[in-house]
RNA sequence: UCCGGGGUAGCUCAACGGCAGAGCAGCGCGCUGUUAACGCGACGGUUGUGGGUUCGAGUCCCACCCCCGGAG
Numbered sequence: 001u002c003c004g005g006g007g008u009a010g011c012u013c014a015a016c017g018g019c020a021g022a023g024c025a026g027c028g029c030g031c032u033g034u035u036a037a038c039g040c041g042a043c044g045g046u047u048g049u050g051g052g053u054u055c056g057a058g059u060c061c062c063a064c065c066c067c068c069g070g071a072g
Base pairs, nucleotide, nucleotide: 001071002070003069004068005067006066007065010024011023012022013021018055027041028040029039030038048064049063050062051061052060
C1' cells in the first nucleotide's frame, strides 16, 4: 500500500430501513441470625467521527480514525 472482518450501556453481545435491547457487573429492596445464592426493581446509550440517500438510518452509500486477520 491492497483485500476481508469488526467498532452499539462499565464488560460480552443482539437489533427486516420503522420506539436501541439482553446477559453479566454496579446500585436499591426483599429473603436470611449474617454473608453468599435466589427473587423483584430502577438506572445505565452523541450506535467510532464527518457527510450523503430516504418520510424515516445502528442498518444503505462515501471519506476518515481505531482494532483483528490476510496479501505484497
Model confidence (mean pLDDT): 83 of 100.
Transfer RNA from a Patescibacteria group bacterium, 72 nucleotides, folded computationally.
The sequence was found in a public genome assembly.
Its Rfam family is "tRNA". It is annotated as a transfer RNA.